The RNA shown here (c-di-GMP-I riboswitch aptamer) has 85 nucleotides and comes from a Bacillota bacterium. Its Rfam family is "c-di-GMP-I riboswitch aptamer". From the family's description: GEMM was predicted in a large-scale screen for bacterial structured RNA regulatory elements.
[in-house]
């Protein structure tokens, strides 16, 4: 230094529910909470997938559509804490 990840040490995140607020949903913020996380830090590049306001199509129901999202889906990039085997 690469790789690896302890019933180890130090710090940290926070799943569901639930209150607030923001959103046209999807959600996302903050406060409770604590389901798990060794990158559950950061980014939507790249696939996946939610959603469907606008916009197109339709007589109608409705369908198609990301310029909304989801890093706690993967994969990539960048960055970073501790060191037993």
């Nucleotide at each position: 230094u690469c790789a690896c990840g302890a019933u180890a040490a130090u710090a940290g995140c926070a799943c569901a529910c639930u209150c607030g607020a923001c959103g046209a949903a999807a959600g996302u913020c903050g406060g409770g909470g604590u389901c798990g996380c060794a990158a559950a830090g950061u980014u939507c590049c790249a696939g996946a997938c939610c959603u469907a306001a606008g916009g197109c199509c339709g007589a109608a129901a409705g369908g198609c559509u990301a310029u909304g999202g989801u890093g706690g889906c993967u994969g990539a990039a960048c960055c970073g804490c501790c060191g037993a085997a």